The RNA shown here (transfer RNA) has 74 nucleotides and comes from a Patescibacteria group bacterium.

RNA sequence: GCUCGUGUAGCUCAGUCGGUUAGAGCGCUAUCCUCACACGAUAGAGGUCCCUGGUUCAAAUCCAGGCACGAGCA
Numbered sequence: 001g002c003u004c005g006u007g008u009a010g011c012u013c014a015g016u017c018g019g020u021u022a023g024a025g026c027g028c029u030a031u032c033c034u035c036a037c038a039c040g041a042u043a044g045a046g047g048u049c050c051c052u053g054g055u056u057c058a059a060a061u062c063c064a065g066g067c068a069c070g071a072g073c074a
Base pairs, nucleotide, nucleotide: 001073002072003071004070005069006068007067010026011025012024013023019057028044029043030042031041032040050066051065052064053063054062
């Protein structure tokens, strides 16, 4: 340099063919429970869906470019 893959909550990851409110587990916070802690129960907070642009009535999802990481080739 070329090709391919990945990028979604603090972490690990789902998210179908473009359409209804963006989700799960763990973690975090509060309350209950306990003498207290842990475990457990209930509730809650937390998102520029990597960035920019494009297509579309509508984009996490499609297209183009860029960035980061990984793999392969040279």

It was read from a public genome assembly. Its Rfam family is "tRNA". Its family is annotated with triplet codon-amino acid adaptor activity in the Gene Ontology. Its mean pLDDT, the model's own confidence on a scale to 100, is 80.